A computed fold for a 343-nucleotide RNA from Candidatus Avoscillospira stercoripullorum, annotated as Bacterial RNase P class A. The model forms 96% of the base pairs in the Rfam consensus. The RNAcentral record of the sequence draws on ENA.
[in-house]
RNA sequence: CGACCGGGUCGGACAGUCGCGUGCGCAGCGUCGAAAGGCCGCGCAUGAGGAAAGUCCGGGCUCCACAGGGCAAGGAUAACGGGUAACGCCCGCCGAAGGCGACUUCAGGAAAAGUGCAACAGAGAAAUACCGCCUCAUCUGAGGUAAGGGUGGAAAGGUGCGGUAAGAGCGCACCCGAUGGCGUGGAAGCGUCCAUCGCUGUAAACUCUAUCCGGAGCAACACCGCGGAGGAAGCAAGGCUGGCCCGGCUGCUUCCGAGGAGGUGGCUGGAUCGCAGCGGCAACGCUGCGGCUAGAUAGAUGACUGUCGAAGACAGAACCCGGCUUAUAGACCCGGUCGCCAC
Numbered sequence: 001c002g003a004c005c006g007g008g009u010c011g012g013a014c015a016g017u018c019g020c021g022u023g024c025g026c027a028g029c030g031u032c033g034a035a036a037g038g039c040c041g042c043g044c045a046u047g048a049g050g051a052a053a054g055u056c057c058g059g060g061c062u063c064c065a066c067a068g069g070g071c072a073a074g075g076a077u078a079a080c081g082g083g084u085a086a087c088g089c090c091c092g093c094c095g096a097a098g099g100c101g102a103c104u105u106c107a108g109g110a111a112a113a114g115u116g117c118a119a120c121a122g123a124g125a126a127a128u129a130c131c132g133c134c135u136c137a138u139c140u141g142a143g144g145u146a147a148g149g150g151u152g153g154a155a156a157g158g159u160g161c162g163g164u165a166a167g168a169g170c171g172c173a174c175c176c177g178a179u180g181g182c183g184u185g186g187a188a189g190c191g192u193c194c195a196u197c198g199c200u201g202u203a204a205a206c207u208c209u210a211u212c213c214g215g216a217g218c219a220a221c222a223c224c225g226c227g228g229a230g231g232a233a234g235c236a237a238g239g240c241u242g243g244c245c246c247g248g249c250u251g252c253u254u255c256c257g258a259g260g261a262g263g264u265g266g267c268u269g270g271a272u273c274g275c276a277g278c279g280g281c282a283a284c285g286c287u288g289c290g291g292c293u294a295g296a297u298a299g300a301u302g303a304c305u306g307u308c309g310a311a312g313a314c315a316g317a318a319c320c321c322g323g324c325u326u327a328u329a330g331a332c333c334c335g336g337u338c339g340c341c342a343c
Base pairs, nucleotide, nucleotide: 001339002338003337004336005335006334007333008332009331010330012308013307014306015305016304017303018302020047021046022045023044024043025042026041028039029038032037049314053325054324056323057322058321059320060319061217062216063215064214074213075212076211077210078209080092081091082090083089094108095106096105097104098103109208110207114206115205116202117201118200130149131148132145133144134143135142136141157175158174159173160172161171162170176198177197178196179195180194181193182191183190184189221265222264223263224262230256231255232254233253234252235251238250239249240248241247272291273290274289275288276287277286278285279284
């Protein structure tokens, strides 16, 4: 210098003018409202994200169900160790696959519990003899044989020597794999050691094993609630029913009152954020100091001008956290790998 790998940060800034939400303070409403509250003006403070998104996992919170426990059904997860409130997330490590490498990816339990499946090709797909080879009888059969050919993703572990009628882990050497022992490691696991063995694949097929899981979600839920419908008690001295009596309807006062309009809480200070120190390979944890950072309810967070070489990407809170996934113009930082050149 070039090509890459891994991780992290930011994602417009400043000034001015106008406008909007929220909080606080002040002043009001030409009868705003019964009230709670609403509306208007001025001043000050403050006002979206790294994903606010998808709503895919895990929790908090609320209501419903539920004595406790077990079984079944359904769903999720799947090597090992650690982190965490928890997780299907994260870190480390193991194994497998890929890459010269930095590194990346994994739908990584069990196929000797059982059942199923393996298209086409091929004689045969889990136990088989089509061609070939050998032996015997004989002109077509019987037996042996997995060396060789052929089919296939896969055909009795591979190569060589011995052996044999021909062959074969039948024997031996080396290699590969499985199981047990031994050694090592905290474990998964690993090993140039020893012994035994040579078993098709498939569980994104049923199934089996282990662990976990009650349901619904802030339009949850709680509270206040004028008037009106309705109910109860008391009063009757009024009115209507042509007059009077009885009866009926109506009335007045007090109380109760589901739900609706409207309003309040839930609502944002929390497994919180920043910095430093310490422990840990790391995820993360502990301690100290400092900070407060939107809370709307038809829903504010915007527009214009100027300067910065250009102002542009994806996109906008709606109960709150921890993750994952997806989208993202551009700018910057840290660590590493390979190649070339120069010294």

The gene name in the source record is rnpB.